A computed fold for a 61-nucleotide RNA from an Acetobacteraceae bacterium, annotated as Fluoride riboswitch aptamer (crcB RNA motif).
Rfam family: Fluoride riboswitch aptamer (crcB RNA motif). Gene Ontology terms of the family: positive regulation of gene expression and response to fluoride.
The source organism's lineage runs through Bacteria, Pseudomonadati, Pseudomonadota, Acetobacterales and Acetobacteraceae.
The coordinates come from a structure-prediction model, not an experiment, and the mean pLDDT is 78.

RNA sequence: AUGGGUUGCGGGGAUGGGGUUCCCCGGAAGCGCCAUUGUGGCUGAUGACCCCUGCAAGAUG
Numbered sequence: 001a002u003g004g005g006u007u008g009c010g011g012g013g014a015u016g017g018g019g020u021u022c023c024c025c026g027g028a029a030g031c032g033c034c035a036u037u038g039u040g041g042c043u044g045a046u047g048a049c050c051c052c053u054g055c056a057a058g059a060u061g
Base pairs, nucleotide, nucleotide: 009026010025011024012023013022016052017051018050019049020048021047032042033041034040035039
């Protein structure tokens, strides 16, 4: 210096916060989809469930 393992700790899962749970990662995990390669279009605040906040659509008062 490099590779592997263990322990502790931390981080990530397409835009915010919290709880529960699952998976992944240790400078990695991760950085959505379709068409086109000049660009245009589409879904969703979740990995999943629940709550809050924000946004969009419809109805009622």